[in-house]
Molecule: transfer RNA
Organism: Candidatus Magasanikbacteria bacterium CG1_02_32_51
């Protein structure tokens, strides 16, 4: 160069054919619980879903361009 995947919460992911509040688990706080801490329970905070457009009553989910990581491959040294 050329193809393919991924990217959603601090981290790991899930999210069906576009549809009726953006989830789970772990972390975190705060509270129960203990003499304390751990565990365990309970509750809570925390996202505009890589970016930018664009298509639709409606987009995390199509589409189009770029950025980041990763994986195959072709040249040429």
């Nucleotide at each position: 160069g050329g193809g393919c995947c991924a990217g959603u919460a601090g981290c790991u992911c899930a999210g069906u054919u576009g549809g009726u509040u953006a989830g789970a688990g772990c972390a975190c706080a705060a509270c129960g619980c203990u003499u304390a801490u751990a565990a365990c329970g309970u509750u809570g905070g925390g996202g505009u879903c890589g970016a930018u457009g664009g298509u639709u009553c409606a987009a995390g989910u199509c589409c189009a361009u770029c950025c980041u990581g990763g994986c195959c491959u072709a040249c040429a040294a």